[in-house]
RNA sequence: GGCCUCGUAGCUCAGUUGAAUAGAGCACCAGAUUCCGGUUCUGACGGUCGCGGGUUUGAGUCCCGCCGAGGUCA
Numbered sequence: 001g002g003c004c005u006c007g008u009a010g011c012u013c014a015g016u017u018g019a020a021u022a023g024a025g026c027a028c029c030a031g032a033u034u035c036c037g038g039u040u041c042u043g044a045c046g047g048u049c050g051c052g053g054g055u056u057u058g059a060g061u062c063c064c065g066c067c068g069a070g071g072u073c074a
Stems, first nucleotide, its partner, number of pairs: 001073007010026004019057001029043004050066005
């Protein structure tokens, strides 16, 4: 340098036939339980879906560029 895959919550990921309010588990916070803690249960919080454009009535999803990570070829 060419090609392939990936980038979504603090962490691990789902969502890829384009649609209705963007989700799950864990963590953190609050409450219940307990003498206290843990466990368990309930609730809340948390995201400009890597960045910037384009297509479309509508984009996490399709297209282009850039950035980053991994792999592969030379």
The prediction has a mean pLDDT of 82. The RNA shown here (transfer RNA) has 74 nucleotides and comes from Candidatus Equicola faecalis. It was read from a public genome assembly. Lineage of the source: Bacteria > Pseudomonadati > Bacteroidota > Bacteroidales > Candidatus Equicola. It matches the Rfam family "tRNA". Rfam's curators write: Transfer RNA (tRNA) molecules are approximately 80 nucleotides in length.